The part of an RNA shown here (large-subunit ribosomal RNA, domain VI) has 269 nucleotides and comes from an uncultured bacterium.
Context: one part of a larger RNA
RNA sequence: CGUAGGAGUCUUGAGGAAUUCUCUUCCUAGUACGAGAGGACCGGAAGAGGGGAGCCUCUGGUGUGCCAGUUAUUCCGCCAGGAGUAGCGCUGGGUAUCCAUGCUCCGAUAGGAUAAGCGCUGAAAGCAUCUAAGCGCCAAGCCAUCUCCAAGAUAAGGACUCCCAAUCAGUUUUUGGUUUAGAAGACCCCUCGAAGACUACGAGGUUGAUAGGCAGGAUGUGGAAGUCCCGUAAGGGAUUAAGCUGACCUGUACUAAUCGGUCGUUCGG
Repeated sequence: CGUAGGAGUCUUGAGGAAUUCUCUUCCUAGUACGAGAGGACCGGAAGAGGGGAGCCUCUGGUGUGCCAGUUAUUCCGCCAGGAGUAGCGCUGGGUAUCCAUGCUCCGAUAGGAUAAGCGCUGAAAGCAUCUAAGCGCCAAGCCAUCUCCAAGAUAAGGACUCCCAAUCAGUUUUUGGUUUAGAAGACCCCUCGAAGACUACGAGGUUGAUAGGCAGGAUGUGGAAGUCCCGUAAGGGAUUAAGCUGACCUGUACUAAUCGGUCGUUCGG
């Protein structure tokens, strides 16, 4: 820009893409077959490898604004308690998130038309012949079935819902003029996100839980500081499952989403 008014939501599916794997064991059955050794077709069941998609309950990894321990050094006047620097100083753990080595699921299948092949009936050609007319069976392959994209599918689809003035002249209608007016909806802007390079997408903007803060909880760490007691002391014990706790959950307008602006028209050739 188009999809002959403008919007919002939900869709149909022309067409396209993706997938398509392999093996083992058991039953049938030590049966058919075979002198024996050996050892099935068909059919059924249970697993495995590899591949893919999603996810974080479990197992683990990560986790640089979580917790604890600890070395050196500087500083807070000293003690105690802390802070800075040393790769997050190092070490032990670890929430959310993300991840696999972890978890869940998928390759199914009745069908249609076929290939090679196997047939029925059957002439040309009194026979024969699967083929010439006609009719069947048959593959991990093809078309469907399953998953995803999809109406620029210009043949541009469908459903539902929403929105769009007065007045004058002239009037049967068409029409012309003037003046107000700016709908539905969208965007800008702002608060953000398990969305993201930007954009886009999604949640919100006071008729509000969108983010921060705060409160409670969860989780993690592992027993804070201070005081008291024991010990000459290093240290230990009690108060005390303590103190602290990023991203998690629930709640709460305390703070910030203020106030505003722009586009989009008037019933549709």
The full RNA is in RNAcentral, with records from Rfam. Rfam family: Bacterial large subunit ribosomal RNA. Rfam links the family to the GO terms ribosome and structural constituent of ribosome.